The RNA shown here (Bacterial RNase P class A) has 342 nucleotides and comes from Methylibium sp.
[in-house]
C1' cells in the first nucleotide's frame, strides 16, 4: 500500500421567545368539579425518549389461582465445559462446512488452510416409517447369467444407496427444563339501578297523591348489612439482577468481586413540542481562482464565496435481560493475508 474480516461510538450544538408534562417546596384547614372516593387549579426550582423505545420471538421479576407438591398428556432444548436471576442468550473449546491464499503436479487434479463466519452437531444393535429419476427389484429380501453335491462359488447394469448402509428438520427413544394465566395481572375506596340477607312498619290500609287534613287508591314501604358494576386510587417509575467509572483482585473469556461517584422520563387519549437566529455536516447550482492532463474543445482534483435543499430509522406505556428487524451520514480501534521498501 492492497484485499478481507471483527468491534466500539455519535445520531447535530448553542442562544432567545412561547408551550406540554413528572417531582419537590411554598401558597394552604384555599377555590372549583364530584354523592363519595378522588381529581383539577398558582408561583419557584428541577427532571423529561431510543439504539433500537419497534416486532412481541425467548427468558425472568412481580401478581392471582392452594406458600403449586406428585403423576399422565403436551410443549421446548440437545457435542463438551462454563456464565447468568433465567434463557432458545452469551463465552471458551472439539468436530464438520465455508473462507484470502500457499504448496505439489506438464496437466487433470491433490494436499494444507489465516483473520473470521456458519452448524436443529444426543441416539438408527429398542421399535416403526421414508427414499424422486433411473432400474427387473429400494428396505422384505431377493433378481439375472454362469457354476456347484449343495443359495456352493463367481460375475452383473441402474442408482446417492443393491443388503449393507442413509435419514431422527418423520414418529420414536434418552437426558434436561416447563403448573396455569397474565399489569385489561392484582389490591383498595366506592354511586345509581336491579337482585340478596337481617330488622321494623303495613288490608285495624302503609308508601304514594306539591306542606297538613279529608278524600282517592290498594301492597308494599323504611332502615341497616354485604357482593358486584360505573367512577376513582394504588400497582407505576422504584436503593434496584440499578447506572457510570476504575493503571485494583479472580477468570483465556462470557463474567464475578472490590473501590469511587450518581439517583436517571413516566403519562394514560397518552407529555417529551413549535418559531426565530448563529455555527457545524452532506448534496446540488452559480462565480471566479489554483494545480494537473490535453494541440484544442474540454476533463479531473483542491480550497474559497454566494444561493437553495436536506439531516435517517423511528416514539417509552408494569419493569428488566436477550434475540430479530429498520436505520441518512460520519468517527475511531483492532486482527489476518499478500506485495514492496528499509
Nucleotide at each position: 500500500g492492497a484485499a478481507g474480516c471483527g468491534g466500539a461510538c455519535c445520531a447535530g450544538a448553542c442562544c432567545g421567545c412561547c408551550g406540554c408534562u413528572g417531582g419537590u417546596g411554598c401558597a394552604a384547614g384555599c377555590a372549583c368539579g364530584g354523592a363519595a372516593a378522588c381529581g383539577u387549579g398558582g408561583c419557584a426550582c428541577u427532571g423529561g425518549a431510543g439504539g433500537a423505545a419497534g416486532g412481541u420471538c425467548c427468558g425472568g421479576a412481580c401478581u392471582g389461582c392452594a406458600c403449586a407438591g406428585g403423576g399422565c398428556a403436551g410443549c421446548g432444548c440437545a457435542g463438551c465445559a462454563g456464565c447468568u436471576a433465567a434463557c432458545g442468550g452469551c463465552u471458551g473449546u472439539c468436530c464438520g462446512c465455508c473462507g484470502g491464499g500457499g504448496c505439489c503436479g506438464c496437466a487433470a487434479g491433490g494436499c494444507c488452510g489465516a483473520a473470521g463466519g456458519c452448524g436443529a452437531g444426543g441416539a438408527u444393535c429398542a421399535g416403526a416409517g421414508c427414499a424422486a429419476c433411473a432400474g427387473a427389484g429400494a428396505c422384505g429380501a431377493g433378481c439375472c447369467g454362469a457354476u456347484u453335491c449343495a443359495g456352493u462359488u463367481c460375475g452383473g447394469g441402474u442408482g446417492a444407496a443393491a443388503c449393507g448402509g442413509g435419514c431422527a428438520a418423520u414418529c420414536u427413544c434418552u437426558g434436561c427444563g416447563c403448573g396455569c394465566a397474565g399489569c385489561a395481572a392484582c389490591a383498595c375506596c366506592a354511586a345509581a339501578u336491579a337482585g340478596g340477607c337481617c330488622g321494623g312498619c303495613g288490608a285495624u290500609g302503609a308508601u304514594g297523591u306539591g306542606g297538613c287534613c279529608c278524600g282517592c287508591g290498594g301492597a308494599g314501604c323504611c332502615g341497616g348489612c354485604g357482593g358486584g358494576u360505573a367512577g376513582g386510587u394504588g400497582g407505576c417509575a422504584c436503593c434496584g439482577a440499578g447506572c457510570c467509572g476504575u493503571u485494583c483482585c479472580c477468570g483465556c473469556g462470557a463474567g464475578g468481586g472490590g473501590c469511587g461517584g450518581c439517583c436517571c422520563a413516566g403519562a394514560g387519549g397518552a407529555a417529551u413540542g413549535g418559531c426565530g437566529g448563529u455555527c457545524a455536516c452532506g448534496g446540488c447550482c452559480g462565480c471566479g481562482g489554483c494545480g494537473u492532463c490535453g494541440c484544442a474543445a474540454g476533463g479531473c482534483g483542491c480550497a474559497g464565496c454566494g444561493g437553495c435543499c436536506g439531516c435517517a430509522c423511528a416514539g417509552a406505556a408494569u419493569c428488566c435481560g436477550g434475540c430479530c428487524u429498520a436505520u441518512c451520514g460520519g468517527u475511531c480501534c483492532g486482527c489476518u493475508u499478500c506485495a514492496c521498501a528499509c
NCBI's taxonomy places the organism under Bacteria, Pseudomonadati, Burkholderiales, Sphaerotilaceae, Methylibium. The gene name in the source record is rnpB.